[in-house]
Model confidence (mean pLDDT): 87 of 100. A computed fold for a 348-nucleotide part of an RNA from Candidatus Shikimatogenerans bostrichidophilus, annotated as small-subunit ribosomal RNA, central domain.

Context: one part of a larger RNA
RNA sequence: UUGGGUUUAAAGGGUGCGUAGGUGGAUGUUUAAGUCAAAUAUGAAAUUUUAUAACUUAAUUAUAAAAGUGUAUUUGAUACUAUUCAUCUUGAAUAUAAAUGGAGUAAUUGGAAUAUGUGGUGUAGCGGUAAAAUGCUUAGAUAUCACAUGGAACACCGAAAGCGUAGGCAGAUUACUAAUUUAUUAUUGACACUGAGGCACGAAAGCGUGGGGAGCAAACAGGAUUAGAUACCCUGGUAGUCCACGCUGUAAACGAUGAUUACUAAUAGUUGGAUUUUAAAUAAUUCAGUUAUUAAGCGAAAGUGAUAAGUAAUCCACCUGGGGAGUACGAUCGCAAGAUUGAAACUC
Numbered sequence: 001u002u003g004g005g006u007u008u009a010a011a012g013g014g015u016g017c018g019u020a021g022g023u024g025g026a027u028g029u030u031u032a033a034g035u036c037a038a039a040u041a042u043g044a045a046a047u048u049u050u051a052u053a054a055c056u057u058a059a060u061u062a063u064a065a066a067a068g069u070g071u072a073u074u075u076g077a078u079a080c081u082a083u084u085c086a087u088c089u090u091g092a093a094u095a096u097a098a099a100u101g102g103a104g105u106a107a108u109u110g111g112a113a114u115a116u117g118u119g120g121u122g123u124a125g126c127g128g129u130a131a132a133a134u135g136c137u138u139a140g141a142u143a144u145c146a147c148a149u150g151g152a153a154c155a156c157c158g159a160a161a162g163c164g165u166a167g168g169c170a171g172a173u174u175a176c177u178a179a180u181u182u183a184u185u186a187u188u189g190a191c192a193c194u195g196a197g198g199c200a201c202g203a204a205a206g207c208g209u210g211g212g213g214a215g216c217a218a219a220c221a222g223g224a225u226u227a228g229a230u231a232c233c234c235u236g237g238u239a240g241u242c243c244a245c246g247c248u249g250u251a252a253a254c255g256a257u258g259a260u261u262a263c264u265a266a267u268a269g270u271u272g273g274a275u276u277u278u279a280a281a282u283a284a285u286u287c288a289g290u291u292a293u294u295a296a297g298c299g300a301a302a303g304u305g306a307u308a309a310g311u312a313a314u315c316c317a318c319c320u321g322g323g324g325a326g327u328a329c330g331a332u333c334g335c336a337a338g339a340u341u342g343a344a345a346c347u348c
Stems, first nucleotide, its partner, number of pairs: 004319003007302002012316001014201004021194003025088004031082001033081002035077008048066007091191001092188004096183005103177007110154001115149007125136002162169002206247006215241002220236004258315006266293011297304002321348003330341004
């Protein structure tokens, strides 16, 4: 390299958009580039194969033929690929009508709770633990009532339920934006799929500047525990957590399962529509999601099973014994932390 693979053994890129490229629906037509056929030329010799001959035989040598899978030219064929010109509607998109949702952005707003402050009532403890202590408290705490301030998060509803490409998204209202689904026809007429590079988005933590700071809480301090205890438990507590703008670009970024298309038994739910049905409840059919059980099949098994890990097709990504190592070096990016790319010696 080929082959073989990628849920869990090594291996699916974190996700999308999309350039080049690769691949691509139906019918007719044109050309004849690929493809196929024939002819001609060429394809050095040696080598190779076959036949004959020479040296007693063999090795070896000679002669002849074949082969030389290739290339060029010419003449044809036209099913397939490609090409030209038309046409089509089932792929795709658009329009119309309806529906849906924690999809996004911004603004406004609500109640519960914690904390703090002020005032009232009230008096000796509170808090915490397995038990304690540190801590708070007669300068009046804890408890309780009223008022005020401030920040963050949104109980119930709430659900193997919804939405979003992924990350993710939940109090309420409004504005703006995007999307998906269904239905009927209508319109365009292959406009499609995938996608190396590229661009965009991308949890948490972290970084920069400026705010904010209730609760929680790395670091840190103290109290315990213990042989020790740089921990687990307790009392405190700063970054951070929150907001705006800018960086970072990684996660068990997981369904550990790339995208798209087609086909292949059933059953039971559930979300959003549509059609028919029923007096109603409902029932049936169907489209798009989302779960559970299972036939065949697949699988090393666990399992999976129309949301495939089944049967096939197209395109991309990735793997090739363990360690060394996601390290070194170089390069690119970054304020830094670091990220991306990514070896070898050696060793088993």